[in-house]
Large-subunit ribosomal RNA, domain II from an uncultured bacterium, 681 nucleotides, folded computationally. The coordinates come from a structure-prediction model, not an experiment, and the mean pLDDT is 86. The full RNA is in RNAcentral, with records from SILVA.
Context: one part of a larger RNA
């Protein structure tokens, strides 16, 4: 991992509901006592209730403040009571497992740290301190020398001990190990026996180290089923209904109360909704500038700077200055309003339907929310971003679509059916349905991913302007002359740069478009004439479409083939297409109407997590009735049988002895889960 067994709302007692049941102004016993551990009967001690009110004292349907006969709390106009079952709750472990610690009594120093007491242990080789002898040497010392000696937390390096390094091993040989290799190796060494030091504690050449493989406080019972606002798990059916992820408050913030939302049950009975009316109350979108404030363009201006006259604190005149204040013209505002919707909202009225709405009471669950669309606010007019609100799904909703896709887009699944017609959305092949007609359009594979910006793509449809009096584009020719215009320059001669831009011939030609020269040259364009023959330019607006366009396993931004339509737009007609609607039958729940009742008819329903309610099934005793069983029980196999469903028959067979059914009753009463707990495999 599988298969089995096993395994979680229980018992007791108080309160509070609900049912059923007994007696009622009254209801009932407890302990005990007889009686068989029994019904049963005795026991009225005590509780409940029928009277409140006050703090009492007291009064009493009243009473209590109070000077009050006011006023104002609290009460008075009856129903309880005791058992049973049940829902919830309070004490208790209180559904069930689960810390990690707290405390209290004991157990360990056979590991290990430190002491104590007594005993081992350290191959060989090196160096060669102090003293010390000789000898030299000194007035004597002192110093030198050659021996001598054998000192050290000396030195190399086995045993012993140690654990730097690297590399195996890591379900090992091994709950720390092996192979290389280091490092101490007469020392604060190293060991081997006995001792002694205990957990609010020892012991520590100090790491919170070590104290039997446990140590920031050992192990072992025990308090003890500590507590756990936290995880994880909590077992059989079937209907009926159905939330919440809000508010306030919380040493509160993944917990809780209280309301809100759901359910149940009494009462009440259209108060609920929706539509139209009728009548309010508002300051939002918009919009405007009358108010507060911003803020632009002009025109008038005082007031101030600044020049000039000047007889000088005066006055005047002037200002490419400031700019109150006004005039006019266009403008902005969540925290401006002379002005102002639609929607909502509140009232009354009337209709309409069959939804509901309200009180009171028991039982809860919910306080982590999500996505879209629209109105804000924060951000970056960023986020699958926060955060308010309005609606709408999902949460708790299945089905079709959208290749896949909680939150889009169509639809709300009582059951069967091999009937029907429909939504969104398709209808060439996966893939059910048009290779359906009809006019366009696009050539980019645009369809079937993006911006500024850029383009003689191409359709539609406009306004202008040239043109048979010859227009656009091509081709032939010309495109002069004054003049190198003047200036500047080194040069400036149509073309570096300034000024100025006439005037002749002329069909026509600028005091010069552009290219070019060191300046000239040179080409060339404006213009003009032939030639040639029919449209040619500019501009706005619009419809598909072009480029802008680089990414990482593999095409990979139509789901795929593939498609010029099987794209696009407009509009036709059929078909497909869901669990939605119908048709045929069946099941069930309220409601109404008939019925003692079984039930019948008619309408309107049954999607569904937490949760409320409401009916069963089956497991083990237990009672009383009843059956069946060696002509073969129970449990075990196999089977096309009945029941919405848990389940329940019947028939073979196997098994070899106990077992159903009906009515009640009581529970060790249903398992897949819980890193569940035992046993096979």
């Nucleotide at each position: 991992g599988c298969c089995g067994g096993c395994g979680a709302g229980u018992u007791a007692u108080g309160g509070u509901g609900u049912a059923a049941u007994g007696c009622a102004a009254g209801g009932u016993u407890a302990a005990g006592u007889g009686g068989u551990a029994a019904a049963c009967a005795c026991g009225g001690a005590g509780c409940c209730g029928a009277a409140g009110c006050g703090a009492a004292a007291g009064c009493g349907a009243g009473u209590u403040u109070u000077a009050a006969u006011a006023g104002a709390g609290c009460g008075a106009u009856u129903a309880g009571u005791a058992u049973u079952a049940u829902g919830c709750u309070g004490u208790a472990g209180a559904c069930c497992c689960g810390a990690a610690a707290c405390c209290g009594a004991g157990u360990g120093a056979u590991c290990u740290a430190a002491c104590c007491a007594u005993g081992g242990g350290c191959a060989g080789g090196u160096u060669g301190a102090a003293g010390u002898a000789a000898g030299a040497g000194u007035g004597a010392u002192a110093u030198c020398u050659u021996a001598u000696g054998g000192a050290g937390g000396a030195c190399c390096g086995a045993a012993c001990g140690a654990g730097g390094a690297a590399g195996c091993g890591u379900u090992g040989u091994a709950a720390a190990g092996c192979u290389u290799u280091u490092c101490g190796a007469u020392g604060a060494c190293c060991u081997g026996u006995g001792g002694c030091u205990a957990g609010c504690g020892g012991u520590g050449a100090a790491a919170u180290u070590c104290c039997a493989a446990u140590c920031g406080a050992a192990c072992u019972c025990g308090g003890a089923a500590a507590u756990a606002g936290c995880u994880g798990g909590u077992u059989c059916u079937c209907c009926c209904u159905g939330a919440a992820a809000u508010a306030g408050g919380u040493u509160u913030a993944c917990g809780c109360c209280u309301a809100g939302c759901c359910u149940c049950g009494u009462a009440u009975g259209u108060u609920u909704c929706u539509u139209a009316u009728u009548g309010g109350a508002g300051g939002u979108a918009g919009a405007g500038c009358a108010c507060u404030g911003a803020a632009u363009a002009u025109g008038g201006a005082a007031u101030g700077g600044c020049g000039g006259c000047g007889u000088a604190u005066a006055g005047u005149c002037g200002u490419a200055c400031u700019g109150a204040c006004u005039g006019u013209a266009a403008u902005c505002a969540a925290a401006c309003u002379c002005c102002g919707a639609a929607u909502g909202c509140c009232a009354g009225u009337a209709a309409g339907u069959u939804u509901a709405g309200u009180a009171c009471g028991g039982g809860a669950g919910u306080c982590a929310g999500u996505g879209u669309a629209u109105g804000g606010g924060u951000g970056a007019u960023a986020a699958c971003g926060u955060u308010c609100a309005u609606a709408c799904g999902c949460g708790a909703g299945a089905g079709u679509g959208a290749a896949u896709u909680a939150a889009c887009a169509c639809a709300g699944a009582u059951c069967a059916u091999c009937a029907g017609c429909u939504a969104a959305g398709g209808u060439c092949c996966c893939c059910a349905a048009a290779u359906u007609a009809g006019c366009a359009u696009u050539a980019a594979g645009u369809g079937g991913a993006a911006a500024a910006g850029g383009a003689u793509g191409u359709g539609a449809a406009a306004u202008u302007g040239c043109a048979c009096g010859a227009a656009c584009a091509g081709c032939u020719a010309g495109g002069a002359g004054g003049u190198u215009g003047g200036c500047u320059c080194a040069g400036a001669a149509g073309c570096a740069g300034c000024c100025a831009u006439c005037c002749u011939u002329u069909a026509a030609a600028g005091a010069g478009u552009g290219c070019g020269u060191a300046a000239u040259a040179g080409c060339u364009c404006a213009c003009u004439a032939g030639u040639c023959g029919a449209g040619u330019g500019a501009c706005a607006c619009u419809g598909c479409g072009c480029c802008g366009a680089a990414g990482a396993u593999g095409u990979a931004c139509c789901g795929g083939g593939g498609c010029u339509a099987a794209g696009u737009a407009c509009a036709a007609u059929a078909c497909c297409g869901a669990a939605a609607u119908c048709g045929c039958g069946g099941a069930u729940u309220c409601a109404u109407a008939g019925g003692u009742a079984a039930c019948u008819a008619u309408g309107a329903g049954u999607g569904g997590u937490a949760g409320g309610g409401g009916a069963g099934c089956g497991u083990u005793c237990c009672a009383a009735g009843u059956g069946c069983g060696u002509u073969g029980a129970a449990g075990g196999u196999u089977g096309a049988c009945c029941g919405u469903g848990a389940g329940g028959a019947c028939a073979a067979u196997u098994g070899g002895a106990g077992u159903g059914c009906u009515u009640g009753g009581a529970a060790g009463u249903g398992a897949g889960a819980a890193u569940g707990c035992c046993g096979g495999u």